[in-house]
RNA sequence: GCCCGGUUAGCUCAUCUGGCUAGAGCACCUGUCUUGUAAACAGGAGGUGGUGGGUUCGAGUCCCACACCGGGCU
Numbered sequence: 001g002c003c004c005g006g007u008u009a010g011c012u013c014a015u016c017u018g019g020c021u022a023g024a025g026c027a028c029c030u031g032u033c034u035u036g037u038a039a040a041c042a043g044g045a046g047g048u049g050g051u052g053g054g055u056u057c058g059a060g061u062c063c064c065a066c067a068c069c070g071g072g073c074u
Base pairs, nucleotide, nucleotide: 001073002072003071004070005069006068007067010026011025012024013023019057028044029043030042031041032040050066051065052064053063054062
């Protein structure tokens, strides 16, 4: 230098062929229970989806550039 994969909640990951309000587990907060803690149960908060553009009535999803992470080739 070139090629491939990836970047979504604090962490690990879903999200099918573009469509109504982006979800799950763990963690966190509150409550119930307990002498107290943990566990269990009930509820809650947390995202401008790596950055910037483009296409579209509509983009996490398609296209382009760039950044970063991983792998491969010369």